[in-house]
Molecule: small-subunit ribosomal RNA
Organism: Terriglobia bacterium
């Protein structure tokens, strides 16, 4: 300086933080799988069956080692028999020589006889090559090919004979080259160098040249031999080199549910073996060796360079490439050889395959192509040795599926291309729309261009360097100018698969080349149709049940691009195994507790070494890859050349602070002695009251016990109860105390023995002795279990009574095991502070237990310190709750222990225990969350406080009768929708005979009953007549208007009829869960939020809580709040008071008239009437209260504490109610689901409900008479007087468009009389007959009237409903709907009460507070058994198959060993034979095989057991609130099942009430 470097999201919940799991975005691939698909470089291609292979090639080669030796063809001869010559010493075998160990392949096997790194070999070899020494001589016998023969079906083999050689053998000769004994030097393993004497062991030859001789001759020459000479070969020796072998260190998978393993093991002597050390092997002697730092066993795996990925550190991974191994149909063997136990060699076993004359034979593609098979899957039975490399040759040269190319596959990667530029009418089409447009989109047509790439003609490289053969030149050898090899030159000849490729020009013409994918979030990308929890989608979260950006399709649109996307696998993200870089009070996680091995850790000081640790330097970490600069194909990939780097090992020298080690010191850690102290510390053993039961005896009498209430029990056979004695067992009130002691379980009357810890003090010793602690060992509550005792209580389990639907429980009466004792065993607990053991450090303040010191007092004291045990609380830490010198703080040491929920502490295997059971301790499968903290609410059979006709305390009803009304059911053609707890049910409906009407029958009509727009035609409009039930269908008649142009004819418009067509119209069809708009209800409850700012890591809290008061978040005060805002309250409206102002249709005090009558005159005073005002606000006394805010009370005052009443409804519940008021999306209909008529029907009736009316009578019924409102509402109407009718009503019409005049009479009330208790002179239904009104029409189906009838009903079971003052209760009036038709609605007034201590309790509601496993919020959540259905697992009589250990039996090939067997050219020897070899045989070892006996796997089993999961099955209610018997939990019995019960522990139990103890003041 340059490179190079680290991203996070989605998902538990209402919400929050936090733990944790799943998943997603990246890159990678020797892939595949789908749609698509122009070209090129470069690469790269059975990962699966180490499965079988047809067919071809893939290791040959030398004649200059050597002996034979053709034939086709041709030529000449010929006695046609044939035979020379050239072919040609040519092809061709064969003997020798080298190579056939390399190159290619594969990846089975192997945890090490492998690899990797770094070393050892004084413990070894090495053909071919190098150099360098000294040789290369002399003899000999064979044998193949040939030739003659036999035997086979072939493969092949076998017997005579001839023969060569660099084939084979003998002799010489030769060096410390090798061997025996020695010797010197240096070096230490058998080393090296130097040597004495003695012994061993060699060979070939070819090919050229030049020369010299024989022999022969066809006179060219050819053949033998000697010389010298070159060269290739060859022999020995010494060195390199280069390849191997051995040996040793260290490194690099998983399991302990593998804990012991070993007998040639280990170690020595001999002996053998091997190129070499060695138990390699034998004998024999010893009894060792390996193992928790994991040995034996199992499983998987060829190892590395290196790839891949990752900010590293790690992690996966080991295809091409390159190194090393291993293997070459299976298994054994060995032989040649420099080198193999040999991929294309041998032999033997086995399995498969092929020939066969059945007797025997043949083969091995994991060489390169190809073939089946196998699979999701991986290519041509291709070219050529031109180049690189390889064999063999002197050389040419052969020969090389190594190698170079080519072909085939988007497999991967790089590069490029489909076009450029204008072009707005923003075409056409498509989509989509608010119907205006948008949008595809310069996109497209259309101009103009340009030529890369494919196409077509032409051209036209580099890869070639060699070689041959000629000339000439230098050099070497050399006698030599031969010859022969070097080196450079020059000529010539020649050598390219690929390939006429690469590359260059030209020609043609935008002409041939775009696709995959995704558009909820995460992740760029949005709409319309279809569909309707269907059909489908999904990596997660999760879309779809009629408005789906999530499904399918289309249009748009994002992303990549010749690909794209999905599967699958790796790393990453994941710090989710945390070396970097995680944790364990509550989340997953501290071993129940101690002793103590081994391990790890270790106080202060010197000294010394230098293992660790630092620093340099060497050597090595192969190339290739990765980076970095540079070059070379147009450019990248690719290729090449340099660097750099390989973080590793080994060795050397040096450093010495830290750690080791080694040695000496030390005293402050640990310990010991002294002196004291305190204790339910254990163990033993003896002794005491109290109490419970029993017993006995005595008083006594009818009872008792027991519970929520009760039985079962006990009890006149005398009990409870009371006294007295005695029996036994068991526990040991008060003291007692977050008090004591102990490691932990745990330990409580007294008192004696024996005995452990501890803690004060002060001095004295020892002299790191120390802290931890895997395994191990001991100790361990309660159940539980053997064994013998003991048994008073209490008690599982059992019986019994209750309780309940049921009660295998809570409650009760009883009651055995067991509780006690002793010896043994068990071996767990919520064995818990959910907090492992030890140092050391770091503000405090209060209690309290045991010392010790100081100090004081008349006493309680203060004050220093040590060590226990408690609280409060600072820093700090935690998610957060909380911890805080007794850490959950700051750090060091060692031990344990977690890594998503379930399945599971379950299986199996191990230990272990008599048993019950403990310990150790999995997986398949499932799921996307289980978890902790804390917040908001909601909830409770939690607590506190407080409200309401909520309860009580009154008064009147409902429920029981008849009726009316409205539901439900059920009916029916149709009884038309709708409303369903409160908050539907005299509700929509302030009024169905038609009509409303929406339902149902039948009859009709189809642009329509209604609205717009178009064309005809006709003014409209009147008045008929047929059919009809009407609608309606047919049909005759009059009738011609207004408005413009025009004289006129005639034409044109408005309106309204009427006819066509088409747009459409209409629908009380659906969907209130797609809507708006109104509304009910919590509720007139006192609530519900916001700003700023505070406090939490945040949801979120704080204001808004507290203390007081209020009707109220009304006020007051406090306070980290201060303010606001919607709501309370007021402001509005009515009633109640008085005032003005106004006086008719109201009203009448004086006063006049008048028979009476506010009737006139008058007047407004007063009533009223209806617009203003005024008064009330705790103002004012006086208590209370914190002086406050308010509260009693009092005066005054119509009114008194919000005076009475209305309107007025917060934020938001209830997916409330309504599409059938309107309105409106989307969907459905359209001679109908629209429209018109007519006639039913909404009024049905066994029967429940609900609201209501009138009674059931004497506080009344009748009858008669006598008064007093108020609010309305009346011209389509109210209607008077006054006539008629018993009455309804009739008839009449004054008057009134109202403070004038009608409805109009109020009624109870008040007086007189009557009835007298009684189904009545109570009731009035029912039903008879006449009637009246209204209406087009009262049959279904109106009201009302008169006579007449005269039901049920004597005050209404559970249970229920209004009501706090002008209220309830009673009593009448009046609207409004309306043509008639209220007991209903809505309004008015008259009469007019009782209660209310009070806040326990119902129900509802507000505020604070607690638990929560609820958040759809207790109508909630959830547990088991049971049935159904489906999934993996366990067990099991067995079954089948792998691998494998033990015995024992087999024994092919084969070395080795022996060979009484047979044979044998080379030397020895005349020979005889001898040495030498070879061999039958037979021996050791041995594969495959057989046989019995284990062992571990995996598969499979009738049946059997939990277990996982699956919308609506069944049976309970176990848990969460005190879950309604607080939960848990060890054990242990018992039950249909959650569970129930005893024991003992625990709080992670609510509430209350005490006691400590702490903050504050």
């Nucleotide at each position: 300086u340059a490179a190079u470097u680290g991203a996070g999201a989605g998902u538990u919940u209402g919400a929050u933080c936090c733990u944790g799991g799943c998943u997603c975005a990246g890159a990678a691939c020797g892939a595949a799988c789908g749609c698509u698909g122009g070209c090129g470089g470069c690469g790269u291609g059975c990962c699966u069956a180490a499965c079988a292979c047809a067919u071809g090639c893939a290791a040959g080669u030398c004649g200059a080692g050597c002996g034979c030796g053709a034939a086709a063809g041709u030529c000449c001869c010929u006695u046609c028999g044939g035979g020379g010559g050239c072919g040609a010493g040519u092809a061709g075998a064969g003997c020798g020589g080298c190579g056939g160990a390399c190159g290619g392949g594969u990846g089975a096997g192997u945890a090490a006889u492998a690899c990797a790194u770094g070393g050892a070999u004084a413990a070894u070899c090495u053909c071919c090559c190098c150099c360098c020494g000294a040789g290369u001589u002399u003899g000999g016998g064979a044998u193949a090919a040939c030739c003659c023969u036999g035997c086979g079906a072939a493969a092949g083999c076998g017997g005579g004979g001839c023969u060569a050689a660099u084939a084979c053998c003998g002799g010489a000769u030769a060096a410390g080259a090798c061997c025996a004994c020695g010797u010197u030097g240096c070096c230490c393993a058998g080393g090296c160098a130097a040597u004495g004497c003695g012994g061993u062991a060699a060979a070939a030859g070819g090919u050229g040249g030049c020369u010299u001789u024989a022999u022969u001759u066809u006179c060219g020459g050819a053949u033998g031999a000697g010389g010298c000479u070159a060269u290739c070969a060859c022999u020995u020796g010494a060195g390199g080199a280069u390849g191997a072998g051995u040996c040793c260190a260290u490194g690099g998978c998983c399991u302990a549910u593998c804990a012991g393993c070993u007998u040639g093991u280990u170690g020595g002597u001999g002996a053998g073996g091997u190129a070499a050390a060695a138990g390699c092997u034998u004998a024999c002697c010893a009894a060792g060796g390996c193992u928790a730092u994991g040995a034996c066993g199992g499983g998987u795996a060829g190892c590395u360079g290196g790839u891949c990925u990752a900010a590293g550190a790690g992690g996966a991974c080991g295809a091409u490439c390159a190194g090393c191994c291993a293997c070459a149909c299976u298994g054994g063997g060995a032989c040649u050889g420099a080198g193999a136990c040999a991929c294309g060699g041998c032999c033997c076993a086995g399995a498969c395959u092929c020939c066969u004359a059945c007797g025997g034979g043949a083969g091995g593609c994991a060489g390169c192509a190809g073939u089946g098979g196998g699979g999701a899957a991986u290519a041509u039975u291709g070219g050529g040795c031109a180049a690189u490399g390889g064999g063999c040759g002197a050389a040419a040269g052969c020969c090389u599926g190594a190698c170079c190319c080519a072909g085939c596959g988007a497999c991967g990667u790089c590069g490029u291309g489909u076009g450029g530029g204008c072009g707005a009418u923003g075409a056409a089409g498509g989509c989509c729309u608010u119907c205006g447009g948008g949008u595809u989109g310069u996109a497209a047509a259309g101009c103009c261009c340009u030529g890369u790439c494919u196409g077509g003609u032409g051209g036209a490289a580099a890869g070639a360097a060699g070689g041959g053969c000629c000339c000439a030149g230098a050099g070497a050898c050399u006698a030599a100018u031969a010859a022969u090899c070097u080196c450079a030159g020059g000529g010539u000849c020649u050598u390219g698969a690929c390939g006429g490729u690469a590359c260059c020009a030209c020609c043609g013409g935008a002409g041939g080349a775009a696709g995959c994918a995704c558009c909820g979030g995460c992740u760029a990308a949005c709409u319309c149709c279809g569909u309707g929890c269907c059909a489908g989608c999904a990596g997660c979260c999760g879309c779809g049940g009629u408005a789906a950006u999530a499904c399918g399709g289309a249009g748009g649109g994002u992303g990549c691009a010749a690909g794209c996307g999905u599967u699958g696998u790796u790393c990453g993200g994941a710090a989710u195994u945390a070396c970097u870089g995680g944790g364990c009070g509550u989340a997953a996680a501290g071993g129940g507790c101690g002793c103590g091995u081994a391990g790890g850790u270790g106080g202060u000081u010197g000294u010394g070494u230098a293992a660790g640790u630092c620093g340099g330097a060497u050597g090595u970490g192969a190339a290739a890859u990765c980076c970095c600069c540079a070059g070379g194909c147009u450019u990248a990939a690719c290729c090449u050349g340099g660097g750099a780097a390989c973080u590793g090992c080994a060795u050397c020298c040096g450093a010495u602070a830290c750690u080791g080690c080694a040695u000496g010191a030390c005293u402050c850690g640990a310990g010991u002695g002294c002196a004291g102290c305190a204790g339910a510390g254990g163990g033993a053993a003896a002794c005491g009251g109290a109490a419970u039961u029993c017993c006995u005896g005595g008083u006594g009498u009818a009872g008792a016990g027991g519970u929520g209430a009760a039985a079962u029990u006990c009890g006149u056979a005398g009990a409870u109860a009371u006294c007295a004695g005695g029996a036994g067992g068991a526990a040991c009130a008060c003291c007692g105390g977050u008090g004591g002691c102990g490691a932990a379980g745990g330990c409580g009357g007294u008192u004696u023995c024996c005995u452990g810890g501890g803690c004060u003090g002060a001095c004295a010793c020892u002299g790191a002795c120390a802290c931890u602690g895997a395994g191990g060992c001991g100790c361990g509550a309660a159940a539980g279990c053997g064994u013998g005792g003991g048994u008073a209580g209490c008690a599982a389990a059992c019986a019994g009574g209750a309780u309940u639907a049921g009660a295998u429980a809570c409650c009760c009466u009883g009651g055995u095991a067991g509780u006690c004792c002793a010896c043994g065993c068990u071996g767990u607990a919520a064995a818990c502070g959910g907090u492992g053991a030890g140092u050391g450090c770091u503000g405090g303040g209060u209690g309290u237990g045991g010392g010790a010191g100081g100090u004081g007092u008349a006493a309680u004291g203060c004050c220093u310190u040590c060590u226990g045990u408690g609280c409060c609380g600072a820093a700090g830490c935690u998610a957060a709750c909380g911890c805080g010198u007794u850490a959950a703080g700051c750090a060091c040491u060692c031990c344990g222990c977690c890594u998503g929920g379930g399945g599971a502490g379950u299986a199996c295997g191990g230990c272990c225990g008599c048993a019950a059971g403990g310990u150790u301790g999995a997986a398949a499968c499932u799921c996307a969350a289980a978890g902790g903290a804390a917040u908001u609410g909601a909830c409770g059979g939690g607590g506190g406080c407080c409200c309401g006709c909520a309860c009580a305390a009154g008064c009147g009803g409902u429920g029981g009768a008849g009726c009316a009304u409205g539901u439900g059911g059920u009916u029916u053609a149709a009884u038309u929708c709708g409303a369903c707890g409160c908050a539907a049910c005299g509700c929509g409906a302030a009024a169905a005979a038609c009509c409303u009407u929406a339902c149902c029958u039948g009859g009709g009509c189809u642009u329509g009953a209604c609205a717009u727009g178009u064309g005809g035609a006709g003014a409209a409009c009147c008045c008929g007549g047929u059919g009809g039930a009407a609608a309606c269908a047919c049909u005759g008649g009059g009738g011609u208007g207004c408005c413009c142009c025009g004289u006129a004819a005639g034409g044109g418009g408005a309106a309204c009829u009427c006819c066509a067509a088409c747009a459409c119209a209409g629908g009380u069809g659906c969907u209130g869960c797609a809507u708006g708009g109104c509304u009910g209800u919590c509720g007139u409850c006192a609530g519900c939020u916001c700003g700023u700012g505070c406090c939490g890591u945040g949801a979120g809290g704080u204001g808004u809580u507290g203390g007081g008061u209020u009707a109220a978040g009304u006020c007051c005060c406090g306070c980290a709040a201060c303010g606001a805002g919607c709501g309370c309250a007021a402001c509005c409206c009515u009633c109640a008071u008085c005032c003005u102002u106004a006086g008719u249709u109201g009203c009448u005090a004086a006063c006049c008239c008048g028979c009476a009558a506010g009737g006139g005159a008058a007047g407004c005073a007063c009533c009223c009437u209806a617009a203003g005002g005024g008064a009330a606000c705790c103002g004012c006394c006086u208590c209370g209260g914190a002086u406050a805010a308010c509260g009693g009370g009092g005066a005054g005052g119509a009114a008194g504490g919000u005076g009475g009443g209305g309107a007025u409804g917060a934020c938001g519940u209830c997916a409330a109610g309504u599409c059938c008021u309107c309105a409106u999306g989307g969907c459905c209909u359209u001679u109908a689901u629209g429209c018109c008529c007519a006639g039913g029907g909404c009024u049905a009736c066994a029967c429940a409900c609900g609201u209501g009316c009138u009674a059931c009578a004497a506080u009344g019924g009748c009858c008669g008479g006598u008064a007093c409102a108020a609010a309305g509402c009346g011209u389509c109407g109210c209607g008077a007087a006054c006539c008629c009718g018993c009455g309804a009503g009739g008839g009449g019409g004054a008057g009134c468009c109202a403070a004038u005049c009608g409805c109009a009479a109020a009624a109870a009330a008040c007086c007189g009389g009557u009835c007298u208790c009684a189904g009545u002179u109570c009731g009035g239904a029912u039903u008879g007959c006449a009637g009246u009104c209204u209406g087009c029409a009262a049959c279904u189906c109106g009201a009302c009237u008169g006579c007449a009838u005269g039901a049920a009903g004597c005050u209404g079971g559970a249970a229920u409903c209004g009501c706090u003052a002008g209220u309830a209760a009673u009593c009448g009036c009046g609207u409004a709907u309306c043509a008639g038709a209220a007991c209903g609605a809505c309004g008015c007034g008259g009469u007019g009460a009782a209660u209310a201590c009070g806040u326990u309790c119902c129900c509802g509601g507000g505020c604070c507070u607690u638990g929560u496993a609820c958040a759809c919020a207790c109508c909630g959540c959830c547990c088991g058994u049971c049935a159904c259905a489906u999934c993996a697992c366990g067990a099991a009589a067995g079954u089948g198959g792998g691998u494998u250990g033990u015995a024992c039996u087999a024994g092919a090939a084969g070395u080795c060993g022996u060979a009484a067997u047979u044979c044998c050219a080379a030397c020895c020897g005349c020979a005889a034979g001898g040495g030498g070899g070879a061999u039958a045989g037979c021996g050791c070892c041995c594969a495959a095989g057989g046989u019995a006996u284990g062992a571990c796997c995996c598969a499979u089993g009738a049946u059997u057991g939990g277990g996982g999961u699956g919308a609506a099955g069944u049976c309970g209610u176990a848990a969460c609130a005190a879950g309604g018997u607080a939960g848990c939990u060890g054990u242990a019995g018992g039950a249909g099942a959650a569970c129930c019960u005893g024991u003992g522990g625990c709080u992670g139990g609510a509430u209350c009430a005490c006691c400590u103890c702490c903050u504050u003041u």